This is a predicted structure of a 389-nucleotide part of an RNA (large-subunit ribosomal RNA, domain III) from SAR86 cluster bacterium AG-339-G14. It matches the Rfam family "Bacterial large subunit ribosomal RNA". The family has 102 seed sequences and 51,934 matches in Rfam 15.1. Its family is annotated with structural constituent of ribosome and ribosome in the Gene Ontology. Model confidence (mean pLDDT): 81 of 100.

Context: one part of a larger RNA
RNA sequence: GAGUAACGAGAGAGAGGUGAAAAACCUCUCCGCCGAAUGACUAAGGUUUCCUGUCCAACGCUAAUCGGGACAGGGUUAGUCGGUACCUAAGGCGAGGGCGAAAGCCGUAGUCGAUGGAAAACAGGUUAAUAUUCCUGUACUUGCUAUUACUGCGAUGGAGUGACGGAGAAGGCUAGAUCAUCAGGGCGAUGGUUGUCCCUGUUUAAGGUUGUAGGUCGAUACUUUAGGUAAAUCCGGAGUAUCUUUGACUGAGAGCUGAUGACGAUUAACUUUUUUAAGUUGAGAAGUGAUCGAUGCCAUACUUCCAGGAAAAACUUCUAAGCUUCAGGUAAUAGGAAGCCGUACCGUAAACCGACACAGGUAGUCAGGUAGAGAAUACUAAGGCGUUU
Numbered sequence: 001g002a003g004u005a006a007c008g009a010g011a012g013a014g015a016g017g018u019g020a021a022a023a024a025c026c027u028c029u030c031c032g033c034c035g036a037a038u039g040a041c042u043a044a045g046g047u048u049u050c051c052u053g054u055c056c057a058a059c060g061c062u063a064a065u066c067g068g069g070a071c072a073g074g075g076u077u078a079g080u081c082g083g084u085a086c087c088u089a090a091g092g093c094g095a096g097g098g099c100g101a102a103a104g105c106c107g108u109a110g111u112c113g114a115u116g117g118a119a120a121a122c123a124g125g126u127u128a129a130u131a132u133u134c135c136u137g138u139a140c141u142u143g144c145u146a147u148u149a150c151u152g153c154g155a156u157g158g159a160g161u162g163a164c165g166g167a168g169a170a171g172g173c174u175a176g177a178u179c180a181u182c183a184g185g186g187c188g189a190u191g192g193u194u195g196u197c198c199c200u201g202u203u204u205a206a207g208g209u210u211g212u213a214g215g216u217c218g219a220u221a222c223u224u225u226a227g228g229u230a231a232a233u234c235c236g237g238a239g240u241a242u243c244u245u246u247g248a249c250u251g252a253g254a255g256c257u258g259a260u261g262a263c264g265a266u267u268a269a270c271u272u273u274u275u276u277a278a279g280u281u282g283a284g285a286a287g288u289g290a291u292c293g294a295u296g297c298c299a300u301a302c303u304u305c306c307a308g309g310a311a312a313a314a315c316u317u318c319u320a321a322g323c324u325u326c327a328g329g330u331a332a333u334a335g336g337a338a339g340c341c342g343u344a345c346c347g348u349a350a351a352c353c354g355a356c357a358c359a360g361g362u363a364g365u366c367a368g369g370u371a372g373a374g375a376a377u378a379c380u381a382a383g384g385c386g387u388u389u
Stems, first nucleotide, its partner, number of pairs: 012030006031386004039366003045346002049344001050074006059067002079140002081342004086117002091112003097106003121138005141338002144335008152323002157318004165305004171298003176292005182201005187195001203262002207257003214250004218243008227235002263287001266283007306309001352361002368380004
């Protein structure tokens, strides 16, 4: 220079409270902003930032009684959610092995490695802070043991299955929405408002049972067999007979049940004293229909195209060695088991990556109403904010 520039996109006003002190903290009433987000859930990453009490030196671009700041205490509960105890992909490592002067490089068997495959849980309630984890109610799955009945069981091997691309169209549904119905409440500080009026609610899962719209398919028995590294009653090839769309398998949704339950507008009693409020305990009405309707489900379906679109385990089945009094297998019933790790909170952000409480960047899921072709745009619901001079 100069108490100058700046104080990092943006709407706040009033009243009350607390306090030494209030433009900014708390409560209330208005006003405004976002609303395919500035809402809700969640992955990565962060790692206590979560909740409560106390405090205000420093941190916060100002003040601060406030805070993601300081101090102290508290908080994360699982057979079913995710991981692991299972499987493999790209890729990594790699016994033997090959190569190399060495270091080491490559690589078989194998062993790791999810972003993929593979058993099973929903609704309601509850905390200051956790909940598909706690509680209530109703379920389901997989081993183990025992009993009973029946019985060819047995794998690291064979076969099937798992098992998959792009595009397109039509149909059936559901979530959801809207309107009506029904139930409860209301009758207006200012002209009107007992009316074809206003406000609120009209919600209920997994599981069980049933097997629909639809989709797919020949099935069964017998004979035989150069294939499936050995074997096979399995698969594949060949043949014969019978029955064939009234069948078998699959399959959303709906119905019934779950539910004489829960939830529920409202309301009673009690407590607190920020008395317009908050909390606790209890009672508890209606709980139906029509229309629209998904990008969700049937559907890894169907049609079509060429560029021809993972693997392995689990699962089913077959036998080998072996066992064949046993062991093992199948079914039912009963008993008992289900370990370990994660779980708070942020997560289009003041908590992650950007030196900052930084106008930048950050994968996925949900997707209300009016107008609209629409996830555009405008206004708005639920919900969230008014962005630290």